A computed fold for a 118-nucleotide RNA from an Anaerolineales bacterium, annotated as SAM riboswitch aptamer (S box leader). NCBI's taxonomy places the organism under Bacteria, Bacillati, Chloroflexota, Anaerolineae, Anaerolineales.
[in-house]
RNA sequence: CGCUCAUCCAGAGAGGUGGAGGGACCGGCCCUGAGAAACCUCGGCAACCCCCGCAUUCCCGGAAGGGUGCCAACUCCGGCAGAAAUCAGCUCCGGCUGGUCGUUCUGGAAGAUGAGGA
Numbered sequence: 001c002g003c004u005c006a007u008c009c010a011g012a013g014a015g016g017u018g019g020a021g022g023g024a025c026c027g028g029c030c031c032u033g034a035g036a037a038a039c040c041u042c043g044g045c046a047a048c049c050c051c052c053g054c055a056u057u058c059c060c061g062g063a064a065g066g067g068u069g070c071c072a073a074c075u076c077c078g079g080c081a082g083a084a085a086u087c088a089g090c091u092c093c094g095g096c097u098g099g100u101c102g103u104u105c106u107g108g109a110a111g112a113u114g115a116g117g118a
Stems, first nucleotide, its partner, number of pairs: 001117001003116006013042005021031003025079004043071003048067003051062003075110001080107005085100006
């Protein structure tokens, strides 16, 4: 960086500095002076890449070491489209049209992370 692929219902926090914001955006709903962001230290989770078990690509397993990442809430929920459900109207009784703040499912968009690429 309007690039490619994979993953996103699991998991894992204490202390210090700091001093008002944070959860990408919008709407909602939350977190926060019983201390937000950010930074530091230590700890942990995970298994994307390296690595190890392997004799080998894959698969599978592991986590001592290295590179990232992550440690409130499903990516906190929704946003766009479709289906279900439901409501209203119409009906030639076969259905058709419209709505949905809220419910369920599927796909997408956007975002995040990794490994690549340019």
Rfam family: SAM riboswitch aptamer (S box leader). Gene Ontology term of the family: regulation of gene expression. Model confidence (mean pLDDT): 81 of 100.